[in-house]
Predicted 3D model of a 473-nucleotide part of an RNA (small-subunit ribosomal RNA, 3' major domain) from an uncultured bacterium.
Context: one part of a larger RNA
RNA sequence: UGACGGGGCCCGCACAAGCAGUGGAGUAUGUGGUUUAAUUCGAAGCAACGCGAAGAACCUUACCAGGGCUUGACAUCCCUCUGACCGGAUUAGAGAUAAUCCUUCCCUUCGGGGCAGAGGAGACAGGUGGUGCAUGGUUGUCGUCAGCUCGUGUCGUGAGAUGUUGGGUUAAGUCCCGCAACGAGCGCAACCCCUGUUGUUAGUUGCCAUCAUUUAGUUGGGCACUCUAGCAAGACUGCCGGUGACAAAUCGGAGGAAGGUGGGGAUGACGUCAAAUCAUCAUGCCCCUUAUGUCCUGGGCUACACACGUACUACAAUGGCGACUACAGAGUGAGGCAAGACCGCGAGGUGGAGCAAAUCACUAAAAGUCGUCCCAGUUCAGAUUGUAGGCUGCAACUCGCCUACAUGAAGUCGGAAUUGCUAGUAGUGGCAGGUCAGCAUACUGCCGUGAAUACGUUCCCGGGCCUUGUACA
Numbered sequence: 001u002g003a004c005g006g007g008g009c010c011c012g013c014a015c016a017a018g019c020a021g022u023g024g025a026g027u028a029u030g031u032g033g034u035u036u037a038a039u040u041c042g043a044a045g046c047a048a049c050g051c052g053a054a055g056a057a058c059c060u061u062a063c064c065a066g067g068g069c070u071u072g073a074c075a076u077c078c079c080u081c082u083g084a085c086c087g088g089a090u091u092a093g094a095g096a097u098a099a100u101c102c103u104u105c106c107c108u109u110c111g112g113g114g115c116a117g118a119g120g121a122g123a124c125a126g127g128u129g130g131u132g133c134a135u136g137g138u139u140g141u142c143g144u145c146a147g148c149u150c151g152u153g154u155c156g157u158g159a160g161a162u163g164u165u166g167g168g169u170u171a172a173g174u175c176c177c178g179c180a181a182c183g184a185g186c187g188c189a190a191c192c193c194c195u196g197u198u199g200u201u202a203g204u205u206g207c208c209a210u211c212a213u214u215u216a217g218u219u220g221g222g223c224a225c226u227c228u229a230g231c232a233a234g235a236c237u238g239c240c241g242g243u244g245a246c247a248a249a250u251c252g253g254a255g256g257a258a259g260g261u262g263g264g265g266a267u268g269a270c271g272u273c274a275a276a277u278c279a280u281c282a283u284g285c286c287c288c289u290u291a292u293g294u295c296c297u298g299g300g301c302u303a304c305a306c307a308c309g310u311a312c313u314a315c316a317a318u319g320g321c322g323a324c325u326a327c328a329g330a331g332u333g334a335g336g337c338a339a340g341a342c343c344g345c346g347a348g349g350u351g352g353a354g355c356a357a358a359u360c361a362c363u364a365a366a367a368g369u370c371g372u373c374c375c376a377g378u379u380c381a382g383a384u385u386g387u388a389g390g391c392u393g394c395a396a397c398u399c400g401c402c403u404a405c406a407u408g409a410a411g412u413c414g415g416a417a418u419u420g421c422u423a424g425u426a427g428u429g430g431c432a433g434g435u436c437a438g439c440a441u442a443c444u445g446c447c448g449u450g451a452a453u454a455c456g457u458u459c460c461c462g463g464g465c466c467u468u469g470u471a472c473a
Base pairs, nucleotide, nucleotide: 001473002472003470004469005468006467007466008465009464010463011462012461014457015456018421019420020419021418022417025313026312027311028310029309030308031307032306033304034303041052042051063299064298065297066296067295068294069293072124076123077122078120079119080118081117082116083115087102088101089100090099091098092097105114106113107112126288127287129286130285131284135282136281137277138276139275140273142271147186148185149184150183151182152181153162154161155160166177167176168175192265193264194263195262197233198232199231200230201229202228203227206223207222208221211220212219236259239253240252241251242250243249315414319373320372321371322370323369324368331362332361333360336355337354341350342349343348380411385406386405387404388403389402390401391400427449428448429447430446431445432444433443
């Protein structure tokens, strides 16, 4: 000087006060374990476990079995031969592959050159093989916590100290005052984006108050309004009062759409964990080289006495079922989105208007209202199973999704324990997108509805500053 223990001060959904859960059931998914020819690999307290994977039927795919190749699936160089390559067909085979047939280059000074294919020799290729404890890059975490340092000066033999401590204050090493310190840097804040108010510019594909018109803002007309998207304004403790040290600041008030960081996002200091990643990529060293490379078919990653994590659906009347009906936002669309119409109980099919989209489509929002059920393992719940179908795709057996009919399991609110959340939040309801041929209870977004509680800091956890002790470094 740190680290740790004690003390003081302070903070955080840390506790408390509340709301909803998890832990019990079924299913989905990940992991461990076990099994297996293989169940590819990685991630491991918080900070691994709906994680890499924004989507394993083949492919992916790295794993296993079998069948093949050895200058190789891919790159450059050399030699020889050919004129192709591409495309189409037949045969054998599980296919890779092999054989056969059809079609088939360009320029030229005629020496050759370009390009492509086949064969050959070797330099080499190749490796999702090892080492993240050799590394770069990237990332997690403490933590959006308020800290981490430097120059000069001063003090100390020195390690070091001071500054950065103290009195106030703040979300903040934020600011003020004091002080052997005076300044500065990286952080904080602000500058950036979205949102909340107004003005102005613009008025189509958007909008419709007034005037006509229509089934319909449909058309004429208009740009008032809504909206869209550019530019500006607005909030600064600026004003008033109290407190305070005449300060910083804080409390209350006015005005205001908004008040003291308005709300949200992006932004992550010096460093810690030999944290994670050699399987995104790059890369040192080591290893394989007729195989640890590479091609193919089939299988596996989907197994199943069990254990754990994360979710979805329920156990019902604040509900189930049937009928009727209003209001979103954000997105996506050409090998695409697909309306109206017709067929089918339905999944879906036929057909195809319109739309590269403020124009057309996906698009039906759901929660709502009325009727019925009358507290039951039920008109709750929907697992499982059978049959018949639909869709995608060479192909749904292993192993996809959806529909109809039938079946109708556990489950009556969950032990010890434990999680999230302080406001348009929690809870609850639906919608969209990425991945994607097909496949979403996951993920990322969007809007509708919309609470309860916070006395307080004694205690649990984590963190910051000061101080004190130490046989620790």
The coordinates come from a structure-prediction model, not an experiment, and the mean pLDDT is 83.